Predicted 3D model of a 534-nucleotide part of an RNA (small-subunit ribosomal RNA, 5' domain) from an uncultured prokaryote.
[in-house]
Context: one part of a larger RNA
RNA sequence: GAUCGAACGCUGGCGGCAUGCCUAACACAUGCAAGUCGAACGGAAACGAUGGUAGCUUGCUACCAGGCGUCGAGUGGCGGACGGGGGAGUAAAGCGUAGGAAUCUGCCUUGGGGUUGGAGUGGGGGACAACAUGGGGAAACUCAUGCUAAUACCGCAUACACCCUACGGGGGAAAGCGGGGGAUCUUCGGACCUCGCGCUCUAAGAUGAGCCUGCGUCGGAUUAGCUAGUUGGUGAGGUAAUGGCUCACCAAGGCGACGAUCCGUAGCUGGUCUGAGAGGACGACCAGCCACACUGGGACUGAGACACGGCCCAGACUCCUACGGGAGGCAGCAGUGGGGAAUAUUGGACAAUGGGGGCAACCCUGAUCCAGCAAUGCCGCGUGUGUGAAGAAGGCCUUCGGGUUGUAAAGCACUUUCAGCAGCGAGGAAAAGCCUAGGGUUAAUAUCCAUGGGUCUUGACGUUAACUGCAGAAGAAGCACCGGCUAGCAUCGUGCCAGCAGACGCGGUAAUACGAAGGUUGCAAGCGUUAAUC
Numbered sequence: 001g002a003u004c005g006a007a008c009g010c011u012g013g014c015g016g017c018a019u020g021c022c023u024a025a026c027a028c029a030u031g032c033a034a035g036u037c038g039a040a041c042g043g044a045a046a047c048g049a050u051g052g053u054a055g056c057u058u059g060c061u062a063c064c065a066g067g068c069g070u071c072g073a074g075u076g077g078c079g080g081a082c083g084g085g086g087g088a089g090u091a092a093a094g095c096g097u098a099g100g101a102a103u104c105u106g107c108c109u110u111g112g113g114g115u116u117g118g119a120g121u122g123g124g125g126g127a128c129a130a131c132a133u134g135g136g137g138a139a140a141c142u143c144a145u146g147c148u149a150a151u152a153c154c155g156c157a158u159a160c161a162c163c164c165u166a167c168g169g170g171g172g173a174a175a176g177c178g179g180g181g182g183a184u185c186u187u188c189g190g191a192c193c194u195c196g197c198g199c200u201c202u203a204a205g206a207u208g209a210g211c212c213u214g215c216g217u218c219g220g221a222u223u224a225g226c227u228a229g230u231u232g233g234u235g236a237g238g239u240a241a242u243g244g245c246u247c248a249c250c251a252a253g254g255c256g257a258c259g260a261u262c263c264g265u266a267g268c269u270g271g272u273c274u275g276a277g278a279g280g281a282c283g284a285c286c287a288g289c290c291a292c293a294c295u296g297g298g299a300c301u302g303a304g305a306c307a308c309g310g311c312c313c314a315g316a317c318u319c320c321u322a323c324g325g326g327a328g329g330c331a332g333c334a335g336u337g338g339g340g341a342a343u344a345u346u347g348g349a350c351a352a353u354g355g356g357g358g359c360a361a362c363c364c365u366g367a368u369c370c371a372g373c374a375a376u377g378c379c380g381c382g383u384g385u386g387u388g389a390a391g392a393a394g395g396c397c398u399u400c401g402g403g404u405u406g407u408a409a410a411g412c413a414c415u416u417u418c419a420g421c422a423g424c425g426a427g428g429a430a431a432a433g434c435c436u437a438g439g440g441u442u443a444a445u446a447u448c449c450a451u452g453g454g455u456c457u458u459g460a461c462g463u464u465a466a467c468u469g470c471a472g473a474a475g476a477a478g479c480a481c482c483g484g485c486u487a488g489c490a491u492c493g494u495g496c497c498a499g500c501a502g503a504c505g506c507g508g509u510a511a512u513a514c515g516a517a518g519g520u521u522g523c524a525a526g527c528g529u530u531a532a533u534c
Base pairs, nucleotide, nucleotide: 001534002533003532006530007529008528009527010526013381014380015379016378017377018376019374020373021339026337027336028335030334031333032332035078036077037076040075041074043071044070047069048068050065051064052063053062054061055060056059085292087290094217095216096215097214098213099212100211103209104208108205109204110203111202112201118199122156124154125153131146132145133144134143135142136141162171163170164169176197177196178195179194180193181192184191185190218264219263220262225255226254227253230252231251232250233249234248235247236246237245267289268288269287270286271282272281273280274279294315295314296313297312298311317328318327319326320325345371347370348369349368353367354365355364356363357362384414385413386412387411394405395404396403397402418475420470421469422468423467428461433455434454435453436452437451439449440448478523479522480521482519483504485502489518491516492515493514499506500505
C1' cells in the first nucleotide's frame, strides 16, 4: 500500500447492489418447513345443494333421506433418496484430473411383440383395513369377533429380440379408470366401438448412480519398522457388478528413507486475497463433489437410503404419568437461552422461476421471489450556486503598526437534486380456462391431440420504478493528524510530574512530540484504532 463474513471508539442525510453466529456439530419453548391423487377403492365424519318431517321468530333451527358438490379417517399409487442445513469426522473408502470394465437406472424419449391385437378383448381365488360389536389402558395406544372393495394380494393360461441349461429342456407378466358415440345385443347396469391416461415383457437412448486404475493433494524422523484376512492362488458363497467383499484349503507373502506405520492438523475443488511475476495465504457468499443429521449400532421398504423432519436396539439428556408405562430430537425458516469482541424478523406471497402430486382445475412448497433490521462492504448522489471588502463583529496571535480566521459570514440575486407532500403510472404476465379455424385419429362433424386466431382474467413486492406538480436554502459533516518518517505551527498550561509512543524517541521552567483553545493538513458519510493475510 492492498484486502476483510470483521469488532471497538467518535460521528451519521439518501439510494442501488451485495453480505450478515467465523465462538458451543451447545441445549432448545412456540409456529411453520412434504405432500398429493375421488379419473385406483370401499365409503360418508364435517360443510353445502336437493327432498321430506317437526318447531316456530317465515327463513332459520333440529331430525331423517340422499353420494349431487365435495371430502375427515382408511385401503391403494406416486413423492417423501429431490429441494434446504451446518462442516463434526475424513490425509484417503475423500477431492482434482486423465482413463477403464465387471454393473444397475423409477419418471422421460424412440422402437418391437407386424394389420386379430402383450393384457384390456383368456380364466379364477382368498383376504385385510375402514366399518360394526365387545374388551383393556391415565395416556400413547391396543386386543378379540364379524362384514367388505380395489390399479392391494395370490394362483392357472399365454411367451418374445428375456433368463437358466447338461442343448434334451425348463422358468417367468399384466389392471383397470375416464370422455364420447352410429348400428347390433341387453338383465337397461351395460356389452360393443373409439380416444386419452394407466398396466406387462423386451431393445436402444438419455439422465442419474455404483465400482476399478495412473498422477497430484498439510506438518512432524525428538514417529523406523508395519502387517495373519495380512499378500497371492484354487474353489465356494455373496453383490446390480469386479474384488479377501466373506468363508474353506494351499503357499508365505505384502508395504517401507521415492518416508510405510504412528502422532498432530484439516472437508476437497472451481476459485478468493495479495504480488510486476514467480510465489505466499485462504476456501465466507455463489457453484461442483464428499461426509454428517442428539451419540453409537442395525437393517426394512424401495428404481434409488442403510434414509435430517422413517423404523428397531442401546446410551446421555428433556418432558408427561393415575408410577403400570409413554413421548422427543431446529447442523430446515423464524425465534429463545447460553457462549462470545461480534452477526438480523417468531414478516408477506406462491405473482414469477423451479420442485412433488394430479387428465386437468388445482393443492403443497420458510426452495424461491420479496419486504424488515445493520454505514458490514462496494458504487452513486446530496448537504447548495453566483456575487459580495467596510477585508464587519467575535476568536487567536502580535514587534501593538498589524496579521490571521476570510469571500468565510452578513447582504443581494438565483436554483430545488435527494428527503417531504400531492398526482399520474410502466415492466416483471408467459399461461391455464372458455370459444373457434384447418389438420391428425375415428364408423363418426363426438371425444382427444398439436398449431394458429379471438375472448376473459391472474402481481406478494406496491404508497413499485420512471415521470409531473407544490413549497422553501429550506431537513442533512464529521473524524483523525500536524518532531522527522509524513502533507500540515504558533500560544497558553504542565515541569522526567501528568502523560504520549508504530519504532526512533518526547517531558527535569521558554515542549511545533503531553493537555487545551486558535489555525493548518488529510480523508469524507464516514474517519480512526485493533485483530488477520499478502